The part of an RNA shown here (small-subunit ribosomal RNA, 5' domain) has 477 nucleotides and comes from Pinus taeda. Rfam family: Bacterial small subunit ribosomal RNA. Gene Ontology terms of the family: ribosome and structural constituent of ribosome. The prediction has a mean pLDDT of 83. RNAcentral holds the full RNA, with entries from SILVA. NCBI's taxonomy places the organism under Eukaryota, Tracheophyta, Spermatophyta, Conifers I, Pinus subgen. Pinus.
Context: one part of a larger RNA
RNA sequence: AAAUGAACAAUGGCGUCUUGUUUAACACAUGCAAGUCGGAUGGGAAGUGGUGUUUCUAGUGGCGAACAGGUGAGUAACGCGUAAGAACCUACCCUUGGGAGGGGAACAACGGCAGGAAACAACUGUGAAUACCCCAUAGGCUGAGGAGAAAAAGGGGGGAUCCGCCCAAGGAGGGGCUCGCGCCUCAUUAGUUAUUUGGUGAGGCAAUAGCUUACCAAGGCGACGAUCAAUAGCUGGUCUGAGAGGAUGAUCAGCUACACUGGGACUGAGACACGACCCAUAAUCCUACAGGAGGCAGCAGUGGGGAAUUUUCUGCAAUGGGCGAAAUCCUGACAGAGCAAUGCCACAUGAAGGCAGAAGGCCCACGAGUCAUGUACUUCCUUUCUCGUAGAAGAAAAAAUGACGGUAUCUAAGGAAUAAGCAUCGGCUAACUCUAUGCUAGCAGCCGCGGUAAGAGAGAGGAUGCAAGCGUUAUCC
Repeated sequence: AAAUGAACAAUGGCGUCUUGUUUAACACAUGCAAGUCGGAUGGGAAGUGGUGUUUCUAGUGGCGAACAGGUGAGUAACGCGUAAGAACCUACCCUUGGGAGGGGAACAACGGCAGGAAACAACUGUGAAUACCCCAUAGGCUGAGGAGAAAAAGGGGGGAUCCGCCCAAGGAGGGGCUCGCGCCUCAUUAGUUAUUUGGUGAGGCAAUAGCUUACCAAGGCGACGAUCAAUAGCUGGUCUGAGAGGAUGAUCAGCUACACUGGGACUGAGACACGACCCAUAAUCCUACAGGAGGCAGCAGUGGGGAAUUUUCUGCAAUGGGCGAAAUCCUGACAGAGCAAUGCCACAUGAAGGCAGAAGGCCCACGAGUCAUGUACUUCCUUUCUCGUAGAAGAAAAAAUGACGGUAUCUAAGGAAUAAGCAUCGGCUAACUCUAUGCUAGCAGCCGCGGUAAGAGAGAGGAUGCAAGCGUUAUCC
């Protein structure tokens, strides 16, 4: 000199675009953040004088909730990066070829009865389905001696037909697994490993495999640093540097791990599941003491820690996602607004004239000099500001649909009006004098300054640098 997710001191006009708990993965009041489908289904309710049409939905059922969003505690590992591989799975989507025949029994809801403070929940009757089961069928699967096991569902429409269902093959996208190489420190850590390393049989998985188990063998790793310990999410990138390198991993993007702490499985195409379940621990809450409830490292917000980090805002208008035939509905993703000079960039704080070189300050050799390319005064402009008029794009598709927002922007009127600070001035390093102080008070990045004329401390005048910033501190190169 450059840089920062910065903080602090005094100061502070405006706009676009960014960024904003780096600390306690500390504890959390409150609200919201994942639903949707009545065109799967039996009921119930609203509404109507009645029928029909219509609307709503507690339950069953389907799909989704495994995405999106957060955090970096753990992890030195096939975790990440890169380059390959073979023994695999894949809901929705696309393509292709086939198929959907016949029957049955229930569980909720609902009714009855009845328990509990609550959370919740027993018994019984009825009894729907795209929920469940059985039989039949299969150019597919396993297997080869005969053989074995296994599918399907309807709904809407006047109809054409549309949406679904089952089997098989392929694709796309996604995922699981294996492997070469690379990825920090310590030897004041030198030996380590017992399912450990390999084989066979068996089991198991979507799949390979000591993945598991029984038996057998005694192997496997290690100074090319094993093992132990410490630290740490990794990368694209970011900062710096001419480069080689060094440091770093906020925002954005990819991967990964976690969801109060520890363990476990269920459902499902997919989880061992942040806003699902079970068990245990810790702390918290409710209780009628018999028993129960929850998990902000989602968005806001609160307490606490800290030098330090925002609103309990608006909207689904756009983009994207879920469900649905669709209209819709949901979406703290997202789009926006609010707060903060946190940062980068842009603009402004006026312009021209003006010698009486004004008053005043400072200084002085008392003549002068300087602040002063200024002030007063005159004329002008209006970025910004104040107040009116008009007023978007972002909306795609004939129409309709805009949170932002009466915002951006245009235009009329007004009037210099609303707008400058911070640090430094001994050398490094641009910028100098006076006054008081007298090794005192103090300064200081280094050298050092101050003991009666201090260009180095304090004040003043002046000057220099940067400027809505400036200086200090911290860190890095």